About this RNA: SAH (S-adenosyl-L-homocysteine) riboswitch aptamer from a Gammaproteobacteria bacterium, 75 nucleotides, folded computationally. Rfam family: SAH (S-adenosyl-L-homocysteine) riboswitch aptamer. A reference for the family is Wang et al. (2008), "Riboswitches that sense S-adenosylhomocysteine and activate genes involved in coenzyme recycling", Mol Cell. Rfam links the family to the GO terms regulation of gene expression and S-adenosylhomocysteine metabolic process. The coordinates come from a structure-prediction model, not an experiment, and the mean pLDDT is 75. The model forms 100% of the base pairs in the Rfam consensus.
RNA sequence: AUCCUCGAGGAGCGUUGCAACAGGCAUCUGCCUGCCAGGCUCGGGGAUAGCGACAGACAACGGCGCUCUCGCUCG
Numbered sequence: 001a002u003c004c005u006c007g008a009g010g011a012g013c014g015u016u017g018c019a020a021c022a023g024g025c026a027u028c029u030g031c032c033u034g035c036c037a038g039g040c041u042c043g044g045g046g047a048u049a050g051c052g053a054c055a056g057a058c059a060a061c062g063g064c065g066c067u068c069u070c071g072c073u074c075g
Stems, first nucleotide, its partner, number of pairs: 001048009010068006018039001021034005038061001
């Protein structure tokens, strides 16, 4: 770094629909339908490949609208 898996990032409702995924069609890598707002970041474990001094500290975000919870400030 890539992939798989588990966890965390307070809890919900409504809505749109890109990617991915599924199905169908096809003028062949596109169109239609469905689903869809944790797909992002951080951390634990595993695998593959590469790199190689050690130590310490630490999160920031998630279309639009609404509700609740928690903390701070003002009235």